A computed fold for a 314-nucleotide RNA from a Thermoplasmata archaeon, annotated as Archaeal signal recognition particle RNA. NCBI's taxonomy places the organism under Archaea, Methanobacteriati, Thermoplasmatota, Thermoplasmata.
[in-house]
RNA sequence: GCACGAGCUAGACCGGGGAGGUCGGCGUUCCCUGUAACCAGAAAUCGUCGAUAUGCUGGGGUCGAAGUCGAGGGGCGGUGCGUGAGGUGGCGAGGUGAUCCACCCGCGGACGAUGAGGCUUCGUCCCCAGGGGCUGGAGGUGAUGUAAGCGUGUGGCUGGAGAGCCACGCGCGCAUCUUUGCUGUGGGGAUCGGGUCAGGCCCGGAAGGGGGCAGCCCUACCACAGACUGCCAGCGCUCUGGGGGUAGCGAAGCUGAGAAAGUGGGUGGGCAAUCAUCUGCCGCCCUGCGCAUCCACCCGAGACGCGCUCGUGC
Numbered sequence: 001g002c003a004c005g006a007g008c009u010a011g012a013c014c015g016g017g018g019a020g021g022u023c024g025g026c027g028u029u030c031c032c033u034g035u036a037a038c039c040a041g042a043a044a045u046c047g048u049c050g051a052u053a054u055g056c057u058g059g060g061g062u063c064g065a066a067g068u069c070g071a072g073g074g075g076c077g078g079u080g081c082g083u084g085a086g087g088u089g090g091c092g093a094g095g096u097g098a099u100c101c102a103c104c105c106g107c108g109g110a111c112g113a114u115g116a117g118g119c120u121u122c123g124u125c126c127c128c129a130g131g132g133g134c135u136g137g138a139g140g141u142g143a144u145g146u147a148a149g150c151g152u153g154u155g156g157c158u159g160g161a162g163a164g165c166c167a168c169g170c171g172c173g174c175a176u177c178u179u180u181g182c183u184g185u186g187g188g189g190a191u192c193g194g195g196u197c198a199g200g201c202c203c204g205g206a207a208g209g210g211g212g213c214a215g216c217c218c219u220a221c222c223a224c225a226g227a228c229u230g231c232c233a234g235c236g237c238u239c240u241g242g243g244g245g246u247a248g249c250g251a252a253g254c255u256g257a258g259a260a261a262g263u264g265g266g267u268g269g270g271c272a273a274u275c276a277u278c279u280g281c282c283g284c285c286c287u288g289c290g291c292a293u294c295c296a297c298c299c300g301a302g303a304c305g306c307g308c309u310c311g312u313g314c
Base pairs, nucleotide, nucleotide: 001314002313003312004311005310006309007308008307011063012062013061014060015033016032017031018030019029023050024049025048026047027046038059039058040057041056067304068303069302072299073298074297077294078293079292080291081290082289083288084287086285087284088283089282090281091280093279094278095277096276097275098274099273100269101268102267103266104265105264106263107262111258117255118254119253120252121251122250123249124248125244126243127242128241129240130239131238132237133235134234135233136232137231138229139228142177143176144175145174146173149172150171151170152169153168154167155166156165157164158163182226183225184224185223186222187221193218194217195216196215201210202209203208
């Protein structure tokens, strides 16, 4: 000095990158890509640093003078820009077409000589007025007479009382005429409505007369029902007159052969709105290509570094 073995020390390795974020680096987040190959703790109002920034705090493993850097090449992936295709949303303008209107042509043929279509007239509809009808309301007349009659009031006369006679007024009743102003049923005043008034009462010598309760009858009055109508109102009915309207339906007269719906096309118009389609611009999504850029990972020229102790052999 070289080789092998054992040990030591410095040291190396135990991943790297992109996006986001930040003035900027790293970490925590997301993503890509590697290794045989670490662990624990905290961290977006954040943790820790400043181009000597490529985490901080604490612990561990492997290797060990082992290695580290690295031009260049290959290369997964990310980002940016440009461009092509597709999808989707929005905006703007315009074109064309459809929906709309008129006309024309074709198809069609409900219906049609028991009459298509057309023309004329009328009805159906509306307004006003009148007659009738219907419905509802409202209503219960007036006049004259009054002989016999009843009630009542006033006046006169007669009689011993009860009472009698006469005249007049009013009311009721009655009769006649008139009216829609009538009919039926029921109720109906203890008393100040009528009739009849048992019993009882009053006057009287008697004859007789008088007033009169209850009851009964009637009535005023009330209710209901019916009939009626000079009157009031309404009406979807009807008749008449006048005026208006007529798109649908119907009728009559004249004429005499077509024709509705539906459907296809053409021409012209309209185009407010909606729909379809074409064209322009913008955003987003997805994908291909090109360029630029960052780059895991692989290969790798080259550069730097390769220390110390012991044992054995040559």

Its mean pLDDT, the model's own confidence on a scale to 100, is 77.
Rfam family: Archaeal signal recognition particle RNA. For this family Rfam cites "Towards the structure of the mammalian signal recognition particle" (Wild et al., Curr Opin Struct Biol, 2002). Rfam classes the family as a non-coding RNA gene.